[in-house]
Molecule: c-di-GMP-I riboswitch aptamer
Organism: Gemmatimonadaceae bacterium
RNA sequence: UAGUGACGAGGGCAAAGCCGCUGAAAGGCGGUGACGCAAAGCUACGAGGCUAAAGCGGGCUAACGCUGCGCCAUGCCAGUCGAGCCGUCGCG
Repeated sequence: UAGUGACGAGGGCAAAGCCGCUGAAAGGCGGUGACGCAAAGCUACGAGGCUAAAGCGGGCUAACGCUGCGCCAUGCCAGUCGAGCCGUCGCG
C1' cells in the first nucleotide's frame, strides 16, 4: 500500500408546520421547530420520484393571439434505493 472487518455517539444532523428571501414550478437558502437519522457527511453515475418555464403537439381564433389539455429536463430530490467518494480504528 492492496485487501478485509468495524466504527463515525461528552457530540452531530433536522421532517412536517410557521416566518422571510429566492425560483415559472418542483425545489433551494436563512430563522423557528423536532418527525426522525448510525453516515440524515459529499457526488445526480444506475434505477426511481417531483416539476414543466422554454420548446413541440392538440384545441379555440378570420388574424393577432389564447390555453384548468398532452409530450418533454436542459430544472430538482443524496431524508427513495443502489453505487462511488471522505475520516478513524483493528487485522493484514